This is a predicted structure of a 76-nucleotide RNA (transfer RNA) from a Spirochaetota bacterium.
RNA sequence: CGGGCAGUAGCGCAGGGGCUAGCGCGCUUGGUUCGGGACCAAGAGAUCGGAGGUUCAAAUCCUCUCUGCCCGACCA
Numbered sequence: 001c002g003g004g005c006a007g008u009a010g011c012g013c014a015g016g017g018g019c020u021a022g023c024g025c026g027c028u029u030g031g032u033u034c035g036g037g038a039c040c041a042a043g044a045g046a047u048c049g050g051a052g053g054u055u056c057a058a059a060u061c062c063u064c065u066c067u068g069c070c071c072g073a074c075c076a
Stems, first nucleotide, its partner, number of pairs: 001072007010025004018056001027043006049065005
């Protein structure tokens, strides 16, 4: 430098144009228990890496860009 994949809640992931973005673990509160653990109930938490565009409508499509990983090329 070229190509590909990935980026969504604290962590691991799903969702790939249609109305309030979900799941598991974790976290908070309450209950059962002497307490811990465990279980039950309720709840908080992400404007989807960033910017711009298309559209009635964008996490989803397009362009640019950032970061990480993989492959290749170049140099040595």
The coordinates come from a structure-prediction model, not an experiment, and the mean pLDDT is 82. Taxonomically the source falls in Spirochaetota (Bacteria, Pseudomonadati). It matches the Rfam family "tRNA". Its family is annotated with triplet codon-amino acid adaptor activity in the Gene Ontology. It is annotated as a transfer RNA. The sequence was found in a public genome assembly.